This is a predicted structure of a 76-nucleotide RNA (transfer RNA) from Pseudorhodobacter sp. The RNAcentral record of the sequence draws on ENA. The coordinates come from a structure-prediction model, not an experiment, and the mean pLDDT is 80.
């Protein structure tokens, strides 16, 4: 330097065909228990890596970045 993939919640991850963002876990609050874990119930939390672009309408399409993985290749 070329090629791919990946970037949504505190964490791990889902979001056919564009149409108001979901889940487990974790955290708060209840119930249960003598009491804690465990179990139930409920809550509360993200505008989707950054910028533009298209279009009534982007998290998903199109364009420059930027981080992270992976392959090549260069590197005396």
């Nucleotide at each position: 330097g070329c090629c791919g993939g990946u970037g949504u919640a505190g964490c791990u991850c889902a979001g056919a065909u564009g149409g108001u963002a979901g889940a487990g876990c974790a955290c708060u609050c209840g119930a249960u228990u003598c009491g804690u874990a465990a179990u139930c119930g409920a809550g509360a939390g993200g505008c989707c890596c950054g910028g533009g672009g298209u279009u009534c309408a982007a998290g998903u399409c199109c364009c420059c970045g930027c981080a992270c993985c992976g392959g090549c290749a260069c590197c005396a």